[in-house]
RNA sequence: GGAGUCGGCCAGGCAGUCGCCGUGAGCAGUUUGUUCACGGAGGAAAGUCCGGGCUCCGCAGGGCGGGAUGCCAGGUAACGCCUGGGGGGUGAGAGCCCACGGAAAGUGCCACAGAAAAUAUACCGCCCAAGCGCCUCCUUUCAGGCGGCGCCGGCAAGGGUGAAAAGGUGCGGUAAGAGCGCACCGCGCGAGUGGCAACACGUCGCGGCACGGUAAACCCCAUCCGGAGCAAGACCAAAUAGGGGAGCAGGCCGUCCUCAGGGAUGGCAGCGCGCGGCCCGCGCGCGUUCCCGGGUAGGUUGCUUGAGGCAGGCGGUGACGUCUGUCCCAGAUGAAUGACUGUCCUCGACAGAACCCGGCUUAUCGGCCGACUCCCUCU
RNA sequence: GCCGGAGUAGCUCAGUCGGUAGAGCAACUGAUUCGUAAUCAGUAGGUCGGAGGUUCGAUUCCUCUCUCCGGCACCA
Numbered sequence: 001g002g003a004g005u006c007g008g009c010c011a012g013g014c015a016g017u018c019g020c021c022g023u024g025a026g027c028a029g030u031u032u033g034u035u036c037a038c039g040g041a042g043g044a045a046a047g048u049c050c051g052g053g054c055u056c057c058g059c060a061g062g063g064c065g066g067g068a069u070g071c072c073a074g075g076u077a078a079c080g081c082c083u084g085g086g087g088g089g090u091g092a093g094a095g096c097c098c099a100c101g102g103a104a105a106g107u108g109c110c111a112c113a114g115a116a117a118a119u120a121u122a123c124c125g126c127c128c129a130a131g132c133g134c135c136u137c138c139u140u141u142c143a144g145g146c147g148g149c150g151c152c153g154g155c156a157a158g159g160g161u162g163a164a165a166a167g168g169u170g171c172g173g174u175a176a177g178a179g180c181g182c183a184c185c186g187c188g189c190g191a192g193u194g195g196c197a198a199c200a201c202g203u204c205g206c207g208g209c210a211c212g213g214u215a216a217a218c219c220c221c222a223u224c225c226g227g228a229g230c231a232a233g234a235c236c237a238a239a240u241a242g243g244g245g246a247g248c249a250g251g252c253c254g255u256c257c258u259c260a261g262g263g264a265u266g267g268c269a270g271c272g273c274g275c276g277g278c279c280c281g282c283g284c285g286c287g288u289u290c291c292c293g294g295g296u297a298g299g300u301u302g303c304u305u306g307a308g309g310c311a312g313g314c315g316g317u318g319a320c321g322u323c324u325g326u327c328c329c330a331g332a333u334g335a336a337u338g339a340c341u342g343u344c345c346u347c348g349a350c351a352g353a354a355c356c357c358g359g360c361u362u363a364u365c366g367g368c369c370g371a372c373u374c375c376c377u378c379u
Numbered sequence: 380g381c382c383g384g385a386g387u388a389g390c391u392c393a394g395u396c397g398g399u400a401g402a403g404c405a406a407c408u409g410a411u412u413c414g415u416a417a418u419c420a421g422u423a424g425g426u427c428g429g430a431g432g433u434u435c436g437a438u439u440c441c442u443c444u445c446u447c448c449g450g451c452a453c454c455a
Stems, first nucleotide, its partner, number of pairs: 001375010012344007020040009042350001046361002049359005054229004061280004066225005071085005086100001087098004101220002106218002108214003123159002125155003131151005137145003167185006186209001187207005192201003233301004243292006251268007270286005294454003308327008345348001380451007389404004398435001406422005428444005
């Protein structure tokens, strides 16, 4: 000098004028108006994909079902997030990526091709050692021998198919072969050592191999999970017809009242709702659920001080925890954060809070800082 | 804001234990007719909304993303 990796930060700046929302103070006043001061979108406010707080349902019960997660250890309010470690893959390297439990618990699937797709099997091929038959030649009396062919057979080395073919290489062995035997490599099991563990081992022993892939197929194992959501919920005010229809249930007995239609109450049974799929159990009620129709579509609260930010110390490899000091930093409800002018530069991306946090994912012009890797050149 | 659902031929829709995607209407060609419609015979047309992953193989399974549609106020 070039190429690259990881982490953090910023997200046009300055000045003036006019507006908008909120808070505090003053004045008029108590709906509100006005003056001054202060504050006023993001790293993703987004997707709503996870986890929690908060609120209501009944303070959350048991079983089945259902859903989610999935190497190990830790962090955390919690998580599917983060940190550290292990294993696998990838890159020359800094680094990056991984839905990474179980396929010797069971079931299913593996199209086409291929002999065979999982209890192994035999199309081409290899082999005639044993058995049977035929032919040529030799010794030649039955018979025997060399060679060839066929049947019955043996084999799985080679070819071929496929995404995937039942350990690999070499030597021995054989009729030909084959873990059939042996050596090395791989694999499995057990022990030992190290580590909290996942796991590792160029330590030892055993086993010829104990049999493919798929669990983002059913499933098994372990752990976790009640439902709804601020349009939750609470309060005030206004208005209307507590009208009509459908589903399920409206059963029996006793007492009292009665305007004779019925009503009140107690018990048993039943039903409905809570309870979101079913059963049990519990609670509440005697009706309940849905549809059509009617009215109002106003205000207050929830509403922002919080697992909060910043600085420093301490503990920890780290995520993080803890202590001290300091700061208050949007709360709208047709919904504010803008418009214009001037000026400068490297000409400005994605994009707008709506109950609040912690994450993940997705979108994003560019710029700055730090750490690290590789290549080239010079000293 | 919150909660659900759907994207397959030009249109409306099917498509289950994952194995080369169909139906009706429409379009085109031919026959029939003097001509048209109807009818009959045949043909073409699909990145299964997009991207990535799992698998030998994805409309189907998983993740992300885009577009469209629907519901949710209070009172009695």